[in-house]
Molecule: small-subunit ribosomal RNA
Organism: uncultured prokaryote
């Protein structure tokens, strides 16, 4: 920042964007520096190497070398002189093999950090002190001999020593009983002198070096002790017998139950012991404003391991990574008798895994071991090699270049875009690359000259100064020149939103995409490719992982009425907090010093690589702990005092407070008994039930259990649950009023304890009345339910569990502070004209409004949810789940504690808008009622739905499809089917060629259509053509009633001629979004008035526009004629007053008058008036609704067809018939029917037209014609009526359907399949169930008339006029609609949400006879090596001896302790299991319909 909603705030969680990383993976890759590099199986390990080293400790002399010299003999070669020399393999013997590297099992621990201590050791190295004196005896190597595959052993025999043992000595050490005692060493190397011998020996002496023994300090390493920090889990509450103390031994470098023996009974634990799980700590590192959070790779400190378990030994150090002993797993080699052997050292291999380099060089530096020293070793180390694994740094080229190239994409075709990009001129050459030059990392060692010191000494050997000679893995090094030449170096993810970036083409809920929201169901900026772009760049992207945002565990820095969260409710421990004053003290706590907080590393200043990264010097910093000196204001601790917190006394009030006994009336029921008689009870209605065996009703009596009407009150008590008749008895508590005491005694309260509604549950009563379950009647589709008839548990009672509720004020408890107003209850004090039923004040409850302030809002507000303290308790997204398992309690039911794994992206408060409601209030509407006439019944018209069919073309489908598109299907229309042809095409434009166009006749065919033929050469020119046409050819394009009304435009429907929709500014509100527009009233109206935080206005309402009704006025010809004249006729003449016809004006506005109303608006009556309250009809249709209809009126995007889904044709079809349905026609007759006679209109239409008049046909109609382009002439007789026959209730003189037969008209043509007419024939229908349709007046009803379309063909359509009712009490209900309120879990909006079982599939989980494996307690077994005691056996140089021996020593036996093992029996934990619980999740399954609204029986716990 996205997401929960239609919007809104807010609570909540997911999930993004940032940094980080020992990383993996995925596309891709030019160089250089720097770091880094098995996180997994502490998994097995092949093969090199990683610890030696000293001849100046020894005794030697296997092996090399050098020079010599003899022998053999061939220039060389072998042997020997000769261990003689450099030297040195094996031994002996010293040091070092306890460093250095690995690793992270294990370890929750003095193991680590720290900040302290006393009871200790320390090789080497360092500084003193004293000394190194004289003497023994072995034993390795060597020989010899043996056994053995082999590792390697055994037996005799010879030898050195810095090896080993006595002795002497003891300054100083160590033990003491204070008298003593006791204990050491070693020698080497170099030089001088002397002596003999004559160049070898050998002794004594000096003298320098290093050793070595005693011992004291340092120093540095190590060892033990303590304070304090240092995971998680209480679903782990007690743990602990050497266990905690003493004493005495014993032990150890050393304190110590470290051991052992007696004694005491202790030690530890809610400030978490024990037991389980994780886990190596730490400087640090990552993130973060910082508090903190995860982390503990490299680097540096510690500590643990070293194949897994035990032990010791040697040593200054080990209980020992490259030693040893033993067990055990495993490997390997064997002659099967026995052996070897440890890569968690550096490379390496396997193996495991998403994954980690080379079996490299060199000791050339820096360190480490031995060594006098050269030096030798040194997988430490220092270089390379790989790896883009991280971080820095350069490079892939600069500049110009518009013809804005081509080409790609795109498009509105015009252009736009890649794009100065690029080619093309002009430069540059950094880095690779080829050549060549060349630092630095080197200081020493070693000879040498020369001076110190030392010494007798110019030696030796050592310090310092200069010379000389060298000493480089890295390396073909950094670096620096030269050479060519833009030459060799760019990609990768993104482009709906968050989040920078957009178009096209392909797909069609398919492929696929997603961090979250969500994206595809034919126009996808969301897939998939492309163009463009936008982000980093040798890299990008992706997974993972951690901090961070997240104040989503809130120290800093959060909540708890309703969103998750206040414990049902008191007493009460620990604990936390705690009133004034005032001394101390100085523990918190605030100050200055010191001492430490390692070094790296973070930071800040420098400095060094060309820069950076990296590397280096200084300082800060390291908030911490320890030690001291000081402050004293605040807590603490201690002493003294106060009375304001708190209590305690006295005296009074109120009260359904609590316990036990006892008493009382009214109802109910049921018995008794009278009276009295057929129902009585029950429902919406009913039936079950009760009742002739006398009920219900009614009198009067009796019993018995429960429960207390009126009083009764948002009155009272009580902590809370609760508590209600009325008297007594015990009892708690509050509360007031005044004063007296006590002197902080107080508040809070984890566990702990008591109380704690209803139900349940034991034992025993009791049992009217109501009443779970049962049961039976209704209801229903069912009804295991609402509803009625019955009825047992229970409800009462006594005890006893039980401990739970929406146990709610949904609010913990205790204090303090902070406006007011009204109300009640208790109590005290005061005041007065009523002494009350009054009023002030003032306490202690309890209620209602409300200010500030709070809250998300609602809403709290002195009884706070305001401002503050004290304590406790609880909360961290829904779900699973208060559920499983363990635990504690319970007699059970079941409480209480209390999880995961899985699943979703929400869930959830409050309030807004809207729709809805089997919620309310107001109103309208032919919407009910009141009527009047019909369809549903018949038979034909017509349209639909089914069916049929080769086709029955296609749309239209509740209201708002169905006599609709269609205002008119025999061809044709025509879209439909078989079927015969056509392919630039039936129709448009361009191009080439050719022909005038056009035209007669024949012929085939069903026609299109082809085949031959007949006449005809046109018009205009600038003379080049041009224009029309027609025919052929090519290809651009044509055509499509094909798809898609869910890509569109138009156009209409409808809700509705309903009276609503909206907006600017202003105000409220955090906001959505109120207000305005609601409210009184009124109206047909959001129409008008009044009122108001509303004040305007828009688009509807209504007016304005036609038409109708009345009059004036102009104007008369084809109209009309009153008055003149004439005629069969307004026919002429005349006139224009009258009708009438069309232009133009008046007229009506609640103006006028009474009531009524708020002085309004406006209603009611009423005068005039043709017309009165919109005078009648019509034309007008707000913002929106239905993805509402139409792509087949038209126009359209897109897609599909092109020898066809396109055109042409002729023939069928749309006209089909078991059937249903809607709309209408005639009809069922007498208010009629048929027949004569006979009167009245109005709108309209005509020249391919209407057609007079006359003649013909019974008629339809048919001849022939006047007349009229129409106020003229035609269609064209109006019918219903009125007159006067005739029918007499019948299927008829009613009704005409059907069928025959004959005919007419249109028409190319009436068979499918027209209209109409004579004659004939004479079906259903006798007024229509359920149901349902239209009308409020010139209307319904009825009768005729026209006319559009049309060749013909209405009963529809659209118009005209003619006769002409009836009823509206009224708004309860039905439908529909307005506006106002209320609920809500809807908002696709009730045709809406939504819930449980069943069944199907998949996930995790819990039970589960049990099985299996780790781990461990407890008793026991066993007991290797090994150490310590013991010690009758053997063996035995040093030393002692009286020579026997004996001290000591080795071995063997033996005890003790113990390590793998073993067995019994717990306990935990894991994996598994037939079955079996519930649980979640899924497209559209099944049964209902429990919730949301009064959700249809309010919910709910």
């Nucleotide at each position: 920042a996205g997401u929960u909603u239609g919007a809104u705030c807010a609570u909540g969680g997911c999930u993004c964007a940032g940094a980080u990383u020992g990383a993996a993976c995925g596309c891709u890759g030019g160089c250089g520096g720097u770091a880094u590099g098995c996180u997994u199986a502490a998994c097995a390990c092949a093969u090199g190497c990683a610890a030696g080293u000293c001849g100046a400790a020894c005794g030697g002399u296997a092996a090399c070398g050098a020079a010599g010299c003899u022998a053999g003999c061939u220039u060389g070669c072998u042997a020997g002189c000769a261990g003689g020399c450099g030297a040195c393999g094996a031994g002996u013997g010293g040091c070092g093999g306890a460093c250095g590297g690995g690793u992270g099992a294990g370890u929750a621990a003095c193991g680590c950090g720290u900040a302290g201590g006393a009871a200790u050791c320390u090789g080497c190295c360092u500084a003193g002190u004293a000394g190194u004196g004289g003497g023994g005896g072995a034993c390795a190597a060597c020989c010899a001999g043996g056994g053995g595959a082999a590792a390697c052993c055994c037996u005799g025999g010879c030898u050195a020593a810095u090896a080993c043992c006595g002795c002497a000595u003891a300054c100083a050490c160590c033990c003491u009983a204070c008298g003593g005692g006791g204990a050491a060493a070693a020698g080497a190397g170099g030089g001088c002198c002397u002596c003999u011998u004559c160049u070898u020996g050998a002794a004594a002496g000096c003298u320098c070096u290093u050793g070595c023994u005693a011992u004291u300090g340092g120093a540095u390493g190590a060892g033990c002790c303590u304070g304090c920090g240092u995971g998680a889990g209480a679903u782990u509450a007690g743990c602990u017998a050497g266990u905690u103390g003493g004493u005495g031994a014993g032990g150890u470098a050393a304190a110590a139950g470290c051991u052992c023996a007696c004694c005491a009974a202790g030690g530890c634990g809610a400030c978490g012991a024990u037991c389980u799980c994780u886990a190596g700590c730490u400087g640090g590192u990552c993130u973060g404003a910082g508090a903190g959070g995860a982390c503990g790779a490299u680097c540096a400190g510690c500590c643990a391991c070293a194949c897994u378990g035990g032990g010791a030994c040697u040593g200054a150090g080990a209980c020992a990574c490259g030693g040893c002993c033993c067990a055990g797993a495993c490997u390997c080699c064997u002659a099967c008798g026995g052996g070897a052997g440890g890569c968690a050292g550096c490379a390496g291999u396997g193996g495991g895994g998403a994954a980690u380099a080379u079996u490299g060089g060199a000791c050339a530096a820096u360190g480490g071991g031995c060594g006098c020293a050269a030096g030798c070793c040194u997988g430490a180390u220092c270089c390379a090699g790989c790896a883009a694994u991280a971080c820095c740094g350069c490079g892939u080229g600069u500049g110009u270049g518009a013809a804005g190239a081509a080409g790609g994409c795109c498009u509105u075709a015009g252009g736009g875009u890649u794009g100065u990009a690029a080619a093309g001129c002009a430069c540059u050459u950094u880095c690779a690359g080829c050549a060549g030059u060349g630092a630095g990392g080197a200081a020493a060692a070693a000879c040498u000259u020369a001076a110190g010191a030392u010494u007798a000494a110019u030696a030796c050997g050592u310090u310092c100064a200069g010379g000389u000679c060298u000493u480089g893995a890295c390396g073909u090094u950094a670096a620096c020149u030269g050479c060519a030449g833009a030459a060799g170096a760019a990609g990768c993810a993104c482009c709906g939103g968050c989040u920078a970036a957009c178009u096209c083409c392909g797909u069609g809920c398919c492929a696929g995409c997603a961090g979250c929201c969500g994206c595809g169901g034919u126009a996808a900026u969301a897939c998939g490719g492309a163009g463009g772009g936008u982000g980093c760049a040798a890299g990008c992207g992706u997974u993972a992982a951690u901090c961070g945002g997240a104040a989503u565990u809130a120290c800093u820095g959060g909540g708890c009425g309703u969103a998750a969260a206040g414990c049902g409710c008191g007493c009460g421990u620990a604990g936390g907090c705690g009133g004034c004053u005032u001394u101390g003290u100085a523990a918190g706590u605030c100050g200055g010093a010191u001492g430490u907080g390692a070094a790296a590393g973070c930071c800040c200043c420098g400095g060094g690589c060309u820069u950076a990264a990296c590397c280096u010097g200084g300082g800060a910093a390291u908030u911490g702990c320890a030690u001291u000196c000081g402050a004293u204001a605040c807590u603490g601790c201690a002493g003294a005092g106060c009375u304001a917190g708190a209590g305690u006394a006295u005296g009074g009030u109120a009260g359904a407070g609590g316990g036990a006994a006892g008493u009382g009336g009214a109802a109910u029921u049921u018995c008794c008994g009278g009276u009295g008689u057929a129902g009585c009870g029950g429902u919406g209605a009913a039936a079950u039930g009760c009742g002739u065996a006398g009920a219900u009703a009614u009198c009067g009596g009796a019993a018995g259990g429960a429960a207390c009407a009126c009083c009764a009150g948002u009155g009272g008590c009580g902590a809370a649950g609760g508590c209600g008749a009325c008297u007594u008895c015990c009892u708690g508590g509050a509360c007031c009023a005044a004063u007296a005491c006590u002197g902080a005694c107080g508040c809070u309260g984890a566990g702990g304890u008591g109380c704690g509604a209803a139900a349940g549950c034991g034992u025993g009563g009791g049992g009217a009345g109501c009443a779970a379950a049962c049961a039976g009647g209704a209801u229903u589709a069912g009804a295991u339910a609402c509803c009625c008839u019955g009825g047992u548990a229970g409800u009462c009672c006594a005890c006893g569990c039980c401990g739970u509720a929406a146990a709610c004020g949904a609010u913990g408890u205790c204090a303090a502070c902070u406006a007011g107003c009204c109300g009640u209850u208790g109590g005290g004090a005061g005041u007065c004209u009523u002494a009350g039923u009054a009023u002030u004040c003032u306490u202690a409850g309890u209620g209602g409004c409300g200010a500030a302030g709070c809250u998300a809002a609602c809403g709290c507000g002195a009884u706070a949810a305001g401002u503050u303290g004290a304590c406790c308790g609880c909360c961290u997204g829904g779900g699973g789940a208060g559920u499983a398992c363990g635990g504690u309690c319970g007699c059970a039911a079941g409480a209480u504690u209390a999880a995961a794994a899985c699943u979703c992206a929400a869930a959830u408060g409050a309030a807004u808008u809207g729709a809805c409601g089997g919620g309310g209030g107001c109103c309208c509407g032919c919407a009910c009622a009141a009527g009047c006439g019909g369809u549903g019944g018949a038979g034909c018209a017509u349209g639909u739905g089914g069916u049929u069919u080769a086709a029955u073309u296609c749309g239209a489908u509740g209201c708002a499809a169905c006599g609709c598109g269609a205002a008119g299907a025999a061809c044709c229309u025509u879209a439909c089917c078989a079927g015969c042809c056509c392919u630039u095409g039936a129709c448009a434009u361009c191009c080439u060629g050719g022909g005038a166009a056009c035209u007669u006749a024949c012929u085939a065919g069903a026609g299109a259509u082809a085949g031959u033929u007949u006449g005809g050469u046109g018009c205009c020119u600038u003379c080049g053509g041009g224009a029309a046409u027609c025919c052929a050819g090519u290809g651009a394009c044509a055509g499509g009633u094909g798809c898609u009304g869910c890509a569109u435009g138009g156009c209409u429907g409808u809700c509705g001629u309903c009276a609503g929709c909206u907006c600017g500014u202003g105000u409220c509100g955090u906001g959505a979004g109120a207000u305005g527009u609601u409210g009184g009233g009124u109206u047909a109206a959001g129409u008008c008035c009044c009122g108001c935080a509303a004040c305007g206005a828009g688009c509807g309402c209504a007016a304005c526009c036609c038409u109708u009704g009345u009059c004036c006025u102009u104007a008369g010809u084809u109209g009309c004629c009153a008055u003149c004249a004439u005629u069969a006729a307004g026919u002429u003449g005349g006139g224009c007053a009258c009708u009438c016809u069309a232009g133009g004006g008046a007229g009506a506005c609640u103006g006028c008058c009474g009531g009524u109303g708020u002085u309004a608006a406006a209603c009611c009556g009423g005068a005039g008036g043709a017309a009165g309250g919109u005078g009648g009809g019509g034309a007008u249709g707000a913002c929106g609704u239905c993805a509402a209809g139409u792509c087949c009126u038209c126009a359209u995007g897109g897609c599909c067809c092109u020898u066809a889904u396109g055109u042409c044709c002729a023939g069928g079809g749309c006209u089909a018939c078991a059937c249903a349905c809607g709309u209408g026609c005639u009809a069922c007759a007498a208010u009629g029917g048929c027949c004569g006679g006979u009167a009245c209109a109005a709108a309209g239409g005509g020249u391919u037209g209407c057609c007079a008049a006359c003649u013909c046909g019974c008629g339809a109609g048919a001849g022939u014609g006047c007349g009229c382009u129409a106020a003229u002439c035609c269609c064209a007789u109006a019918a219903a009526g009125c007159c006067g026959g005739u029918c007499g209730u019948a299927g008829u003189c009613c009704g005409g359907a059907u069928u025959g037969g004959a005919g007419u008209c249109u028409g190319c043509a009436a068979c499918u399949c027209g209209a109409c007419u004579c004659c004939a024939u004479g079906a259903a229908g006798u007024c229509g169930g359920a149901a349902u349709c239209g009308c409020u007046a010139g209307u319904a009803a009825u009768c005729g008339c026209g006319g559009a379309u049309c060749a013909g063909a209405a009963u529809g359509c659209c118009g005209c006029g003619g006769u002409g009712a009836a009823u509206a009490c009224g708004u309860u209900c039905c439908c529909g609609g307005g506006c106002c309120u209320u609920g809500u879990a809807c908002a696709c909006a009730c045709c809406g949400c939504c819930c449980g079982u069943c069944a199907c599939a998949c996930c995790a989980u819990g039970g589960g006879a049990g099985u299996u494996g780790g781990c461990u307690g407890c008793a026991a077994a066993a007991g290797a090596a090994g150490u310590g005691g013991g010690u009758a056996g053997a063996c035995u140089a040093a030393c002692c001896u009286u020579c026997g021996g004996g001290a000591g020593g080795u071995c063997g036996c033996u005890c003790a302790c113990c390590a793998c093992u073993u067995u019994g029996u717990g306990g935990u934990c894991a994996a598994u299991g037939a079955c079996u619980g519930g649980g979640g999740u899924g497209a559209a399954g099944u049964c209902g319909u429990a919730a949301c609204a009064a959700g249809g029986u309010a919910g709910c716990c």